The RNA shown here (transfer RNA) has 73 nucleotides and comes from Cyphellophora attinorum. The sequence is in RNAcentral, with records from Rfam. NCBI's taxonomy places the organism under Eukaryota, Fungi, Ascomycota, Eurotiomycetes, Cyphellophora. Model confidence (mean pLDDT): 81 of 100.

RNA sequence: GAGUGAAUAGCUCAGUUGGUAGAGCGGUCGUUUUACACACGAUAGGUAAAGGGUUCGAGACCCUUUUUACUCA
Numbered sequence: 001g002a003g004u005g006a007a008u009a010g011c012u013c014a015g016u017u018g019g020u021a022g023a024g025c026g027g028u029c030g031u032u033u034u035a036c037a038c039a040c041g042a043u044a045g046g047u048a049a050a051g052g053g054u055u056c057g058a059g060a061c062c063c064u065u066u067u068u069a070c071u072c073a
Stems, first nucleotide, its partner, number of pairs: 001072007010025004019056001027043005049065005
């Protein structure tokens, strides 16, 4: 320099054909226990990497940029 992927909750990741974003673990509170742990219940936590475009409507489509992984030279 060229090409192909990835970026979504604190972490690991889903998200189907575009229709107001979820799981597991973790956090907080409660029940339980003498207490802790386990278990059970509830709850908080999101600019969806950044900007723009298309659309009535974008996490998903298009363009640019940033970071990062791999391959080729």